[in-house]
Context: one part of a larger RNA
RNA sequence: UUGCAGUUAAAAAGCUCGUAGUUGAACCUUGGCCGUCGGUGACCGGUCUGCUCUAGUAGUACGUACUGGUUAUCCGGCGGCUUUCCUGGUGAGGGCCUAUUCUGCUCUUAACUGAGUGGGGUAUGGUUCAUUCACCUCUUUUACUGUGAACAAAUUAGAGUGUUCAAAGCAGGCAUUUGCUUGAAUACAUUAGCGUGGAAUAAUGGAAUAGGACUUUGGUUCUAUUUUGUUGGUUUCUAGGACCGAAGUAAUGAUUAAUAGGGAUAGUUGGGGGCAUUCAUAUUUAAUUGUCAGAGGUGAAAUUCUUGGAUUUAUGAAAGAUGAACUUCUGCGAAAGCAUUUGCCAAGGAUGUUUUCAUUGAUCAAGAACGAAGGUUAGGGGAUCGAAGACGAUCAGAUACCGUCGUAGUCCUAACCAUAAACUAUGCCGACUGCGGAUUGGUGGAUGUUAUUUUAAUGACUCCAUCAGCACGCUAUGAGAAAUCAAAGUCUUUGGGUUCCGGGGGGAGUAUGGUCGCAAGGCUGAAACUU
Numbered sequence: 001u002u003g004c005a006g007u008u009a010a011a012a013a014g015c016u017c018g019u020a021g022u023u024g025a026a027c028c029u030u031g032g033c034c035g036u037c038g039g040u041g042a043c044c045g046g047u048c049u050g051c052u053c054u055a056g057u058a059g060u061a062c063g064u065a066c067u068g069g070u071u072a073u074c075c076g077g078c079g080g081c082u083u084u085c086c087u088g089g090u091g092a093g094g095g096c097c098u099a100u101u102c103u104g105c106u107c108u109u110a111a112c113u114g115a116g117u118g119g120g121g122u123a124u125g126g127u128u129c130a131u132u133c134a135c136c137u138c139u140u141u142u143a144c145u146g147u148g149a150a151c152a153a154a155u156u157a158g159a160g161u162g163u164u165c166a167a168a169g170c171a172g173g174c175a176u177u178u179g180c181u182u183g184a185a186u187a188c189a190u191u192a193g194c195g196u197g198g199a200a201u202a203a204u205g206g207a208a209u210a211g212g213a214c215u216u217u218g219g220u221u222c223u224a225u226u227u228u229g230u231u232g233g234u235u236u237c238u239a240g241g242a243c244c245g246a247a248g249u250a251a252u253g254a255u256u257a258a259u260a261g262g263g264a265u266a267g268u269u270g271g272g273g274g275c276a277u278u279c280a281u282a283u284u285u286a287a288u289u290g291u292c293a294g295a296g297g298u299g300a301a302a303u304u305c306u307u308g309g310a311u312u313u314a315u316g317a318a319a320g321a322u323g324a325a326c327u328u329c330u331g332c333g334a335a336a337g338c339a340u341u342u343g344c345c346a347a348g349g350a351u352g353u354u355u356u357c358a359u360u361g362a363u364c365a366a367g368a369a370c371g372a373a374g375g376u377u378a379g380g381g382g383a384u385c386g387a388a389g390a391c392g393a394u395c396a397g398a399u400a401c402c403g404u405c406g407u408a409g410u411c412c413u414a415a416c417c418a419u420a421a422a423c424u425a426u427g428c429c430g431a432c433u434g435c436g437g438a439u440u441g442g443u444g445g446a447u448g449u450u451a452u453u454u455u456a457a458u459g460a461c462u463c464c465a466u467c468a469g470c471a472c473g474c475u476a477u478g479a480g481a482a483a484u485c486a487a488a489g490u491c492u493u494u495g496g497g498u499u500c501c502g503g504g505g506g507g508a509g510u511a512u513g514g515u516c517g518c519a520a521g522g523c524u525g526a527a528a529c530u531u
Base pairs, nucleotide, nucleotide: 004502006500007483008482012499014370016368017367021363022362023361025256026255031082032081033080034079035078036077037076038075039074040072041071042070043069044068045067046066047065048063049061050060051059052058088136089135090134091133092132095127096126097125098123099122100121101120102119103118104117105116106115107114141203142202143201144198145197146196147195148194156187157186160170161169172181173180174179213249214248215247216246217245218244219243220242222240223239224238260360261357262356263355265352266351268349269348273345274344275343276342279323280322283319284318285317287315288314290312294305295304331338332337375416376415377414378413379412380411385409389405390404391403392402427498428497429496431490432489434474435473436472439469440468441467442466443465444464445463446462448461449460450459451458478485479484504531505530506529513524514523515522516521
C1' cells in the first nucleotide's frame, strides 16, 4: 500500500501564488481472405468393460479405457496474400541445379546406345534458401509481464512413515537366517542481477533555418594489402577512412484542435482596488437669539448641569467621524472584506467568436504576497463612543450588570504584528448521477407588448432557449450514528489526480530548544505523572 477517518464525536493550513515532488486528453497496424498444425466442444462410429431384457448384438452407463472420421460464426501457433523489411556484408559448412566420373535397378538398343530412378566421388561452375556456424557492421531506450537458470541448510507449508499416541525423528518394511527392497519427495524463497518470449499499457527518441533519408556522380585529402620476373623510387588503377559540392528519387518531411489550458478581440458587467473630488443629515462645541425653573437619567434614584439662565426654541458657523431609508436568502472580491456624487488610473469575471498558440495543465514540501478586530512605534487628528480609572446606584458583598464622567484607543499617514467560532465548523481540480420554479450577468430567438416619428434603429417589459453564478423548494431504489446532505452520493461491489491533517480524557498548545518579533506574542512543540 491492499484498507481508516477529518460538517457536528480527535481532525481541512485564514486565503492565494509557487519550486522540488506526485500526476497528466485523444491519435500512428487495424481488419479481411487462404493454407497448415494443435487444442477444445459437438456429431457419427469401431474395440474393450459393466448393467437391463423381448436374447437381436436392441437399449443404457458413455466409463479418468483404446481408437478412426466429419465439422465448428470456437481458441491458439506458424506461413502466405491484401501498397506491408524480417539490418546489411564476408567466409565456411549443408541443400538444390549444371557438368563430369564410378556403381546398382527398370525399360530400351545391334551396342555402357538412350530414357527414367537410386547411391558414392570430383568442382574450375551457378543458385541463394534465414538454414546452421564464425567474424564485422548497424540497431531508439526503458518500465511492465510470461517462462527458465540461479537463489546453503535448519525454519515454514507439505508428501511418505504406528516415535505405544503426540511433540519429534528420517526413518523403515518384508522374508526369516547368512538378504531382498523402498525412501530420505515437493512447494515457497519478494528487491536487484542473468537468459529467453510478448509488445497491450506508461514513459522516451527522430526530418522545420533540413546541417534530413536514399541512389548516382565529381572533387579534396589520408591509408596501402595484392599484381605487374627481383630490389628501390614515382605515378596510376584498385580497395578502405574523412571532408566539400552537384544531380536525381519520394504522395519528400509540421497528427487533431480536448464541452483541457493560455493569449488576442467585441459589447458588457459589478457596493472589486487605488488616488483625487463632491454631497448629506446627525452628533458635539462655541457664538448670537426667545422664554423661564427646572433639566439629565432610571425599575426607582442619585452622582451631574441650572436665575452668572441649564434643558428647550431659532439662526447661521466649526470640527472630526459616518454614509440611514433604497438594502435583498441580490452583486463583486483569493480571503480578510467592499455601499454619497463625479473624474482619473490600472486590474478582474462571465458571455460572444468559422480568432490564435498547441499540452503549455492539476495539486503542491521549501519559499512568497495579502490578511478583521485588537496591540506596538513615530507623526497628525481628536466630534462620537469608550478598555483602565473616578463617582452614583444595586447588593449580604459588586472591584460587575444600570447611570454620570473619562485616559489609551476608536479616524488618517508611515512602518510592524499575523492571529479569530479567519465558519459553509465542509481542501483544490476533473467526471457522472433527480425534478422544479425563481434570481444575477452575458448571448441567441419570437408576426409578442409598449415609448415616438411614419417605418427603421434603439431602450423598457413579456415569453422561450442557452452558458456562467449566488441561493432555494420537493424527493431520495444514494449516503449517514443520526441531525441531515444533489453532496456529506457514485465506499467491504473498497484505486480519477493531488495537498494538508487526526488516533481516549487531562497534563498542554504547557516546559525546553530553535526561529521570527521593538514588545505583546507567533510558528515549531514534548515528557514525567494522572485517569
Source information
Predicted 3D model of a 531-nucleotide part of an RNA (small-subunit ribosomal RNA, central domain) from Nebulomonas marisrubri. It matches the Rfam family "Eukaryotic small subunit ribosomal RNA". Its Rfam clan is "SSU clan". Gene Ontology terms of the family: ribosome and structural constituent of ribosome. The source organism's lineage runs through Eukaryota, Provora, Nebulidia, Nebulidida and Nebulomonas.